Overview
A computed fold for a 73-nucleotide RNA from an uncultured Acidobacteriota bacterium, annotated as transfer RNA. The sequence was found in a public genome assembly.
[in-house]
RNA sequence: GGGCCGCUAGCUCAGCUGGGAGAGCGCCUGGUUCGCAAUCAGGAGGUCGGGGGUUCGAUCCCCCCGCGGUCCA
Numbered sequence: 001g002g003g004c005c006g007c008u009a010g011c012u013c014a015g016c017u018g019g020g021a022g023a024g025c026g027c028c029u030g031g032u033u034c035g036c037a038a039u040c041a042g043g044a045g046g047u048c049g050g051g052g053g054u055u056c057g058a059u060c061c062c063c064c065c066g067c068g069g070u071c072c073a
Base pairs, nucleotide, nucleotide: 001072002071003070004069005068006067007066010025011024012023013022019056027043028042029041030040031039049065050064051063052062053061
């Protein structure tokens, strides 16, 4: 320098054929316990890496840029 993969909640990750943004863990509140852990119920938490484009509509398609991984030179 080039190819490919990844970037979504605090962490680890799903997300189908473009139309609902989600799960587990963690966190908060409440129940249960003498208390803790565990468990049950409820809740908060998001610029879907950034910008632009296509589209009625973009996490998803196209272009540019950034960061990480990997392979080739």
It matches the Rfam family "tRNA". Its family is annotated with triplet codon-amino acid adaptor activity in the Gene Ontology. The family's RNA type in Rfam is transfer RNA.